Context: one part of a larger RNA
RNA sequence: CUAGGUGUAAAGAGUAUUAAGGCGACAUAACAAGAUUAAUCUGAAAGCCCAAAGCUUAACUUUGGAAGCGGUUAAUGACUAGUAUGUUAGAGUUUGAAAGGAUGAAAAUGGAAUGUUUGGUGUAAAGGUAAAAUUUGUUGAUAUCAGAAGGAACACCUAAAGCGUAAACAAUUUUCAACUAAAGACUGACGCUGAUAUACGAAAGCUAAGGGAGUAAAUGGGGAUUAGUUACCCCAGUAAUCUUAGCCGUCAACGAUGAGUGUUAAAUUUUCUAUAUACUAAUAUGGGAGUUACAGUUAACACGUUAAACACUCCACCUGGGUACUACGAUCGCAAGAUUAAAACUC
Repeated sequence: CUAGGUGUAAAGAGUAUUAAGGCGACAUAACAAGAUUAAUCUGAAAGCCCAAAGCUUAACUUUGGAAGCGGUUAAUGACUAGUAUGUUAGAGUUUGAAAGGAUGAAAAUGGAAUGUUUGGUGUAAAGGUAAAAUUUGUUGAUAUCAGAAGGAACACCUAAAGCGUAAACAAUUUUCAACUAAAGACUGACGCUGAUAUACGAAAGCUAAGGGAGUAAAUGGGGAUUAGUUACCCCAGUAAUCUUAGCCGUCAACGAUGAGUGUUAAAUUUUCUAUAUACUAAUAUGGGAGUUACAGUUAACACGUUAAACACUCCACCUGGGUACUACGAUCGCAAGAUUAAAACUC
């Protein structure tokens, strides 16, 4: 390379958008580039394939044929391409004081709780543990009542629920922005995928400036435990956690399942919208989120209209284990490091 694969055996990029490229609805017309058919030309032979023949057979050798690739001419027009004219089932735009939701950004507000602090009451313990001690407390703690400033997080509602491309998102209110399905009107294939690229991207970490209640890394400090312990337990406690502006670009970034389109029994739960029957409870159609399950698939487990079924299009990736999410080089980064990515050797 071919071929076969990528839920769990090696393998789906963390997610999205997009330029190139690849692929692509329906109808009609002409065209004849691809394509198909026929004729013909050319290519040394051998080889491959087919049929015979010759060495006892085979390998081997010989003879004949076919196939294949290319050129020219003619024909055909179903399919593909390009051209022209249309269509509306894909895709999109728009309409309404509409509907839905923890979607995003900014601002304002709120109550409960923790610690600190001020004052009152009050007196000897409190705290912590398996048990203790370090620790706090007669300079009045713990407890309790009333205030003050401050930071962070939003109980119940809460659900297999919802929303978002993913990461993620939960007190309340306001403003702005975006999203979603249904219906009508309009545009008329405007679509799908997408190497490179761009944007976003948990936590930790980094830079600068703030902030710092609680929690809490540290081969940082004490107390225990233990033969000993750089631990598990306890007492304190800094960075960090929070905000703003940048950087980093990783994760079991998981549904361990790339995106899109079509087709293929049902049952049931839940959520959103509109319409009709209907009359407040159901049914049907449409968009999500779940649980069973037929056919089918799978090595099995299991998947099963939200496919891992049946098909097509495009991208990414895999090819025995270790060495190795490594070395070297290159690119990026303030650094930490990230991305790309071997070999010797060994089993």

The part of an RNA shown here (small-subunit ribosomal RNA, central domain) has 347 nucleotides and comes from an uncultured bacterium. Its Rfam family is "Bacterial small subunit ribosomal RNA". The full RNA is in RNAcentral, with records from ENA and SILVA. The prediction has a mean pLDDT of 83.